[in-house]
RNA sequence: ACGUGCUCCGGGGUCGGUGAAAGUCCGAGCCGGCGGUGACAGUCCGCGACCCGCACCUGCACGCAGCCUCCGCUGCGGGCGGGCGCGGUUGACCUGGUGGAACUCCAGGACCGACGGUGAAAGUCCGGAUGGGAGGAUGCACGA
Repeated sequence: ACGUGCUCCGGGGUCGGUGAAAGUCCGAGCCGGCGGUGACAGUCCGCGACCCGCACCUGCACGCAGCCUCCGCUGCGGGCGGGCGCGGUUGACCUGGUGGAACUCCAGGACCGACGGUGAAAGUCCGGAUGGGAGGAUGCACGA
């Protein structure tokens, strides 16, 4: 140095106006996970999470059948939950400049943002989430 295990870390964002009521409308703001990429990325490539489907494992109770003195056990069936793998789905950028090289920097002008809820319509409030996770860190242990 490499691999494995443990440990820790691992998402951000408001003011005003109208109104009975809006952080949801109007005006103006603000925010941007992870890895990669000859040069730094919300908008290039890929990943994660959310959502959908399939298969497998597993837990719970329920129904049916059989066994059994009882306790309970076994098989089948659909339902709910958890785990894991595979597949599907999943938003958005141009121009000029610099340069060897930039849809990544500089200048300018744009655009995007799941699902459920909420006296009024949500990237920004509440919720699933003290969750999960792409990954990262460095400390220890082990290994060939």